Model confidence (mean pLDDT): 80 of 100. The RNA shown here (c-di-AMP riboswitch aptamer (ydaO/yuaA leader)) has 131 nucleotides and comes from a bacterium.
RNA sequence: UUGUGCGAUCUGCCUAGUGCGCAACGCGCAACGGGGGAACCAGUUAGUGGGGUGAGUUCGGCCGUCAGGCCGAUAGGGCGUCCUUCCGUCCGAACCCGUCAGCUAACCCCGGAGGCAUGAAGAAGGCCUGG
Repeated sequence: UUGUGCGAUCUGCCUAGUGCGCAACGCGCAACGGGGGAACCAGUUAGUGGGGUGAGUUCGGCCGUCAGGCCGAUAGGGCGUCCUUCCGUCCGAACCCGUCAGCUAACCCCGGAGGCAUGAAGAAGGCCUGG
């Protein structure tokens, strides 16, 4: 000097998932988020059950006895570090309820986790700040 790996802090990202207090690592609140639940309206008796959170839905092909697996695409969703557009790139899961739930005022219940990143951040325009 260069490359690689690990750790910490700052900063940044997905997400509702952040903040405050309390002798205190588990409680109490708040931001934020979700479910149930009238009338009216909708619906019309259903087992090949149905439903919820979530962007995560659908189609085609191949393998397989089945369960399922793989490949390609896709509704839709995220990121590119001040914003918008372009351009580029990535995801397109998982879990839960348990025969039961349309909407839904009052009312009732619950969550408030977890997982990641290392280049001065792609282009144009704009905005702000400093010299």